[in-house]
Context: one part of a larger RNA
RNA sequence: UGAACGUUGGCGGCGUGGACUAGGCAUGCAAGUCGAGCGCGAUAUCGUGGAAUGAAACUUCGGUCGAGUGAAGCGAUGGAAAGCGGCGAACGGGAGAGCAACGCGUAGAGUACCUGCCCUCAAGUCCGGGAUAGCUGCGGGAAACUGCAGGUAAUACCGGAUAAUAUCUCCGGAUCAAAGGUGUGAUUCCGCUUGAGGAUGGCUCUGCGUCCUAUUAGCUUGUUGGUGGGGUAAUGGCCUACCAAGGCUACGAUGGGUACCGGGUGUGAGAGCAUGACCCGGCUCACUGGGACUGAGACACUGCCCAGACACCUACGGGUGGCUGCAGUCGAGAAUCUUCGGCAAUGGACGAAAGUCUGACCGAGCGACGCCGCGUGUACGAUGAAGGCCUUCGGGUUGUAAAGUACUGUCAGUUGGGAGGAAAUAUUUGGGGGUUAUCCCCCUUAUUUGACCCAUCUUCAGAGGAGGUGCGGGCUAAGUUCGUGCCAGCAGCCGCGGUAAUACGAACCGCACGAACGUUAUUC
Numbered sequence: 001u002g003a004a005c006g007u008u009g010g011c012g013g014c015g016u017g018g019a020c021u022a023g024g025c026a027u028g029c030a031a032g033u034c035g036a037g038c039g040c041g042a043u044a045u046c047g048u049g050g051a052a053u054g055a056a057a058c059u060u061c062g063g064u065c066g067a068g069u070g071a072a073g074c075g076a077u078g079g080a081a082a083g084c085g086g087c088g089a090a091c092g093g094g095a096g097a098g099c100a101a102c103g104c105g106u107a108g109a110g111u112a113c114c115u116g117c118c119c120u121c122a123a124g125u126c127c128g129g130g131a132u133a134g135c136u137g138c139g140g141g142a143a144a145c146u147g148c149a150g151g152u153a154a155u156a157c158c159g160g161a162u163a164a165u166a167u168c169u170c171c172g173g174a175u176c177a178a179a180g181g182u183g184u185g186a187u188u189c190c191g192c193u194u195g196a197g198g199a200u201g202g203c204u205c206u207g208c209g210u211c212c213u214a215u216u217a218g219c220u221u222g223u224u225g226g227u228g229g230g231g232u233a234a235u236g237g238c239c240u241a242c243c244a245a246g247g248c249u250a251c252g253a254u255g256g257g258u259a260c261c262g263g264g265u266g267u268g269a270g271a272g273c274a275u276g277a278c279c280c281g282g283c284u285c286a287c288u289g290g291g292a293c294u295g296a297g298a299c300a301c302u303g304c305c306c307a308g309a310c311a312c313c314u315a316c317g318g319g320u321g322g323c324u325g326c327a328g329u330c331g332a333g334a335a336u337c338u339u340c341g342g343c344a345a346u347g348g349a350c351g352a353a354a355g356u357c358u359g360a361c362c363g364a365g366c367g368a369c370g371c372c373g374c375g376u377g378u379a380c381g382a383u384g385a386a387g388g389c390c391u392u393c394g395g396g397u398u399g400u401a402a403a404g405u406a407c408u409g410u411c412a413g414u415u416g417g418g419a420g421g422a423a424a425u426a427u428u429u430g431g432g433g434g435u436u437a438u439c440c441c442c443c444u445u446a447u448u449u450g451a452c453c454c455a456u457c458u459u460c461a462g463a464g465g466a467g468g469u470g471c472g473g474g475c476u477a478a479g480u481u482c483g484u485g486c487c488a489g490c491a492g493c494c495g496c497g498g499u500a501a502u503a504c505g506a507a508c509c510g511c512a513c514g515a516a517c518g519u520u521a522u523u524c
Base pairs, nucleotide, nucleotide: 001521003520004519005518006517007516010374011373012372013371014370015369016367017366023330024329025328027327028326029325032087033086034085037084038083044077045076046075047074048073052069053068057064058063094285095284096283103210104209105208106207107206108205109204110203113202114201118198119197120196121195122194123193124192125191126160127159128158129157135150136149137148138147139146140145166175167174168173180190181189211257212256213255218248219247220246223245224244225243226242227241228240229239230238260282261281262280263279264275265274266273267272287308288307289306290305291304310321311320312319313318338364340363341362342361346360347358348357349356350355377407378406379405380404387398388397389396390395411465413460416457417456420453421452426447427446430443431442432441433440434439468513469512470511471510472509473494474493475492479508480507481506482505483504489496490495
């Protein structure tokens, strides 16, 4: 150190975890939202309606009367599903394959540019029209899907009017827009159209810097420059026609290899050297290759088309798919986690709002993977017990260590409380301000929102549940005995072992570090 392996392993906090096959992927989820843009309106409920059925009673047994149940149809409430339309889906999330490049970094330039939503200012929002989906009817197909006819709406589409501070201009003039919704009520709220400015985001250009290789020395024909044209938001051989013959290179062109870049990170006194995990900024990629469409923005990870490889379904005619999103699976590997909870917070999309969606995010789970903190008890306790080991057999040592006595109660366990992460929004009461107002702002009353964490306090019990690993010849802190006998073995270097081994194996003792300790790999 994003580590792995061996032995061992009590708790917590904060981080961190697919580095190899950018290998293949079952399953679920990861982008929707708006009914205050539009038509239609299912199940259901209520009202009306009364087809059918027919209780009780009466009966001349033929029926009469008709409570109750209540179909179709119609109307109202309500709003499912799908559809048209708007905005979003270009953000967020992942990965590092490619790329030695204006890609990145830094400093500048754009009189050569664009910018939805947002903010400010100015002006406008008039009159009309024809379709189409949904729907109904009839089909085709195994499916995916799809055809014909009829008919309908809009903030969808189209025409006319208006027309400047916009655009073009030969300076005379010419051209260009719009849509409504809510509501009793709209110049005023939410929108729509045009213009100007801002903000934000992007695009382009330039100076300088940016690995190894000369056992790569010459490279280049749209190549280098010019003119006309095309194309683009915009400059430009970006593209094209013609003209000229240029351009780069020993200050390393061209070729080959390797590699995302930076902030940073590791180390070091520094200079440097190495590196680019997590986090932040930029770039690039989305099964492989190519292409455009839509759009303010893409040549678009969960959009479209074509080709290819792979996989799946098939009625053999034809179709479907893309985890380098979150989990998860197989494979390869020394090696890298849960098919978890929640939108409570922060942020995002849509919406007037309530709200819906959000594997972003917030949390939880697993792993001593890392860093940090805490604990495994404290005090007393010698006839210095027993046992072990050594012994010169006297004893020494393990060792106050244990036992024992007296305490404590951290952590874990158990009981009961419980702060904070919640601020807002919305509704409500009252008040004030903005000229009126359905709108906005401020103060105030009340209600409402916690997935998860459990700080902290408290009850109970009891030393109870919690210590290992490596080493001991020198370097290098720490030694004795036994076994073995150049064997078995050790070893980072020197080296040790062939019968007295402080170096091998074991025991006792010691040294170091400690929930870790060693080994391996790698960097300084």

Small-subunit ribosomal RNA, 5' domain from a metagenome, 524 nucleotides, folded computationally. Its Rfam family is "Bacterial small subunit ribosomal RNA". Its family is annotated with structural constituent of ribosome and ribosome in the Gene Ontology.